[in-house]
RNA sequence: CGAGGCGACCGGACGAUCGCGCCCGGCCGGGCGACCGGCCGCGUGAGGAAAGUCCGAGCUCCUCAGCGCAGGGUGGCGGGUAACGCCCGCCCGCCGCGAGGCGAGGACCAGUGCCACAGUGACGAUGCCGGCCCCCGUGGCCGGAGUGAAACGCGGCAAACUCCACCCGGAGCAAGGCCAAGUAGGAGGGCGCAACCCCGGUCCGCCGGGGGGAGAGGUGCGCUGCCCAGCCCUCGGGUCGGCCGCAUGAGCCGUCGGGUGACCGGCGGCCGCAGAUGGAUGAUCGUCGCCGCGGUCCGCCGCGGUACAGAACUCGGCUUACAGGCCGCCUCGCUGG
Numbered sequence: 001c002g003a004g005g006c007g008a009c010c011g012g013a014c015g016a017u018c019g020c021g022c023c024c025g026g027c028c029g030g031g032c033g034a035c036c037g038g039c040c041g042c043g044u045g046a047g048g049a050a051a052g053u054c055c056g057a058g059c060u061c062c063u064c065a066g067c068g069c070a071g072g073g074u075g076g077c078g079g080g081u082a083a084c085g086c087c088c089g090c091c092c093g094c095c096g097c098g099a100g101g102c103g104a105g106g107a108c109c110a111g112u113g114c115c116a117c118a119g120u121g122a123c124g125a126u127g128c129c130g131g132c133c134c135c136c137g138u139g140g141c142c143g144g145a146g147u148g149a150a151a152c153g154c155g156g157c158a159a160a161c162u163c164c165a166c167c168c169g170g171a172g173c174a175a176g177g178c179c180a181a182g183u184a185g186g187a188g189g190g191c192g193c194a195a196c197c198c199c200g201g202u203c204c205g206c207c208g209g210g211g212g213g214a215g216a217g218g219u220g221c222g223c224u225g226c227c228c229a230g231c232c233c234u235c236g237g238g239u240c241g242g243c244c245g246c247a248u249g250a251g252c253c254g255u256c257g258g259g260u261g262a263c264c265g266g267c268g269g270c271c272g273c274a275g276a277u278g279g280a281u282g283a284u285c286g287u288c289g290c291c292g293c294g295g296u297c298c299g300c301c302g303c304g305g306u307a308c309a310g311a312a313c314u315c316g317g318c319u320u321a322c323a324g325g326c327c328g329c330c331u332c333g334c335u336g337g
Base pairs, nucleotide, nucleotide: 001333002332003331004330005329006328007327009325010324012288013287014286015285016284017283018282020045021044022043024041025040026039027038028037029036030035047308051319052318054317055316056315057314058313059172060171061170062169071168072167073166074165075164076090077089078088079087080086091105092103093102094101095100106163107162111161112160113157114156115155123153128144129143130142131141132140133139134137176244177243178242179241182239186235187234188233189232190231191230196211197210198209199208200207201206217227218226251270252269253268254267255266256265257264258263289306290305291304292303293302294301295300
């Protein structure tokens, strides 16, 4: 210098104006209420993958006393972890000159199934050539040739059924929880259904039914008319509606220690570190950065580009996408001293 391997990282910067979500503070307003809204000010507001929703968990509810079947998954050995199909170390196999990469990597001495083409025959086989044996047959044994990835050898194949070992209850934040009108059911309590007439019963006190229509009520009050047996209070469940779940977490940073490593432990520090629910995180301008092309009086100037993508209950992984840039270690080849 060229060609590669592995690991780690960044993924535009600053300023101005306008706009939006959220937190806190202040001032107002709305709702019976639970609670909600407006304005002003301070602050804050996407990612390394927020993605695919593929694994594993937390959390919540269901069944709730446990177990099994079915079904699904995993599979060398050991370790890490809340857990995993993830990660680490080692062994083995395969690939690569190498640095390294890849591997569902238990069992085919339980049973079943499959083994393209070629070949007699693909596992209950034995055609052809040669030899030997006998009970001479479509017989048995041995050797050879040929085909094929594999030819009789306890053949190969389990991301073939299967067996073995281990793991898994289900549904998911529209989970679920709390607060809480009106109306209609439910429970408890209080007041009422008059006078009078009829029928029946009677323990002669009244009781039941029918008519009747006073008064309560039906409308906050008064009057008139009409209606008829209910009316009022309290409690409880649910509905309309409102809120929580929802941002302090298997958290982040630093340091020391243990371990080959994944990782673990101690100590110190930090946290308004996004929190919407038609779903904010945007737009414009200016100055620069980076890349490409062109020009140049070598000072710079002009044009174009600046990826993949975007939270929605939260974590741990895996996988996939990505303009451009950067760092470390290592391998092979060529060359110079």
Predicted 3D model of a 337-nucleotide RNA (Bacterial RNase P class A) from a Pseudomonadota bacterium.
Rfam family: Bacterial RNase P class A. By type it is a ribozyme. Gene Ontology terms of the family: ribonuclease P activity, dimeric ribonuclease P complex and tRNA processing.
Lineage of the source: Bacteria > Pseudomonadati > Pseudomonadota.
The model forms 92% of the base pairs in the Rfam consensus.